[in-house]
Context: one part of a larger RNA
């Protein structure tokens, strides 16, 4: 030095565990903010108060109303001191008070948490006011927030095996805005000679019809089956009123207010004639009551025996409850030890839902005549674009930048160029619940989800330490024991580190670098080979 083996060191794999995550279900909530938010800075404790948590100069808290019922003065974190508490503390919940400074930040400024003002009131160290935009005023807006939604803008990599039309994609991203949903929505719709009857969503139709350097690819609709259902208001004609203007001084015009009226088998107005006053409805307001939430409460059955053990919940024997044998804890595996569970019960205060009832609002026609009205720089056309599954194409339909520019019910649009016939509908004003989308958050629960290199980046004081001028990037790090019983005392040593005894403990090769403790790697004893 090699090999084998024993014993150690180092190291932290593995096993077991789980405080944390991940995914989902049901319900709730779907907002907060000038009454100053979200987020912060600085303070705040009897102690040396560093950090977290709470709170705000009234500062781990104040008042009050409920719950609970014996201890309490949050955590790392023990101790001392001092207090509070059956006149009900601490704790839990409802409602209030206080709430420094920054921050939309709003008196002016500013390098956030700072600097400097003015006015009014007041005895006052104080209180209040003073930004900008909209609005006559009252009042409103502004900023923040996870996704969902609508609108305005809008890529490229990529694919086409290159690439330009095309695709990626109206995606990512930016901006504006809203709501608990948003958007859409009561036919100028479909259909096809039978008819349907607002919108939305799902299934199907269907990878069909189509579009397409007819490449890559893109890709409907109606019908049918379901979910959910809800319909309305205006403009105009006509009538009336007050106001203003003009003048022929009782007319005209203008906008305003009220009535009227709202549709396509056309409807309405006006004139004449006939008829009706009751019923029905509401998406608006209030609300008895009911119900739910925000604290809680009751809640069965072995202080069973023996046995192993450090310890019984294990094993043996015996008993009991069960509308409760879900789950967790307790010195190993407990229906009957503890918390709970099943089943019941509960609110002074605040909040939600629903709602008897009340209020308020809406709600009547028919016949004949008349030809007054029925949304105009609109429809439509041309040119240039865009959206429609549809790339200009035979290109209908929808939107509109430019230029033109109708009809008026004997009217007009559509039925995929266009025309006729036929059918169907009535644009150029508006509102509308539900079925649908999403989950920052709360409550309850679930998992052939993870178990510390996994699972969120984060089980641990993590968006921390650290890196970067900055935008931004971004870790590592869990486990003694049932209980600290965390090793009094002695010895070696430097009044060390570390160790040897002693003691605790079932165990200390469980000793704080602490469960288990693999391998690499390092040592050492023994055997053997050279």
């Nucleotide at each position: 030095g090699g090999u084998a083996u024993g014993c150690g060191g180092u190291g932290g794999a593995u096993g077991c565990c789980u405080u944390g995550g991940c995914g989902c279900u049901a319900g709730u909530a779907g907002g907060c903010g000038a009454u100053g938010a979200a987020g912060g800075a600085c303070g705040u404790g009897g102690u040396a108060u560093a950090a977290c948590u709470g709170c705000g100069a009234a500062a781990a808290g104040c008042u009050u109303c409920g719950g609970u019922g014996a201890g309490u003065c949050g955590u790392u974190a023990a101790a001392c001191a001092g207090a509070c508490u059956g006149u009900g503390a601490c704790c839990c919940g409802g409602a209030g008070a206080u709430g420094u400074c920054c921050g939309a930040a709003u008196g002016g400024g500013g390098a956030a948490a700072c600097c400097c003002a003015c006015c009014u009131c007041g005895u006052a160290u104080g209180a209040g006011g003073u930004a900008c935009c909209c609005g006559a005023a009252a009042g409103g807006g502004g900023g923040c927030a996870a996704a969902c939604c609508u609108g305005g803008g809008g890529a490229a990599c990529u694919g086409a095996a290159a690439c330009a039309u095309c695709u990626u994609a109206g995606u990512a991203c930016c901006c504006a805005g809203a709501g608990g949903a948003a958007g859409a929505g009561a036919a100028a719709u479909c259909a096809a000679u039978u008819g349907a009857g607002a919108u939305u969503c799902c299934c199907u139709g269907a990878g069909u019809a189509g579009c397409g350097g007819u490449g890559a690819g893109c890709g409907a609709a109606a019908c049918g089956g379901g979910a959910a259902u809800a319909g309305c208001c205006u403009a105009a004609a006509c009538c009336a009123g007050a106001u203003g203007a003009g003048c022929a001084u009782g007319c005209u015009c203008a906008g305003c207010u009220g009535g009227g009226g709202u549709u396509g088998u056309a409807g309405g107005g006006c004139g004449u004639g006939a008829g009706u006053c009751a019923u029905a409805g509401g998406a608006c307001c209030a609300a008895a009551g009911u119900u739910a939430g925000u604290a809680g409460c009751u809640g069965a059955a072995c202080c069973g025996a023996g046995u192993u053990g450090g310890g019984a919940a294990g094993c043996u024997c015996g008993g009991c409850c069960a509308a409760a044998g879900a789950g967790g804890g307790u010195g190993a595996u407990a229906g009957c030890c503890c918390c709970g569970u099943a089943a019941g019960c509960g609110a002074a205060a605040c909040u939600g839902a629903u709602a008897a009832u009340g209020g308020c609002c809406u709600u009547a026609u028919c016949a004949c005549g008349u030809a007054c009205c029925u949304g105009a720089g609109u429809a439509c056309a041309a040119c240039g674009g865009a959206a429609c599954a549809c790339g200009u194409g035979u290109a209908a339909u929808u939107c509109u930048g430019u230029u033109g520019g109708a009809a008026u019910c004997u009217g007009g649009g559509a039925g995929g160029a266009c025309c006729a016939c036929c059918u169907u509908c009535c644009a150029a004003g508006g509102c509308u619940a539900a079925a649908u989308a999403c989950u920052c958050a709360c409550u309850a629960g679930c998992g052939a989800c993870c178990g510390a290199u996994a699972g969120c980046g984060a089980a641990c004081c993590a968006g921390u330490a650290c890196c970067g001028u900055g935008a931004g990037g971004g870790a590592a790090a869990g486990g003694c024991g049932a209980a600290a019983a965390g090793a009094a005392c002695u010895c070696c040593g430097a009044u060390g580190a570390g160790g040897a005894g002693a003691g605790u403990g079932c165990a200390a090769u469980a000793g704080a670098u602490c469960c288990u403790g693999a391998a690499a790697c390092c040592g050492u004893g023994u055997a053997u080979c050279u």
A computed fold for a 530-nucleotide part of an RNA from a Deltaproteobacteria bacterium, annotated as large-subunit ribosomal RNA, domain I. Its mean pLDDT, the model's own confidence on a scale to 100, is 86. Rfam family: Bacterial large subunit ribosomal RNA. Gene Ontology terms of the family: structural constituent of ribosome and ribosome. The RNAcentral record of the full RNA draws on ENA. The organism belongs to Myxococcia, within Bacteria.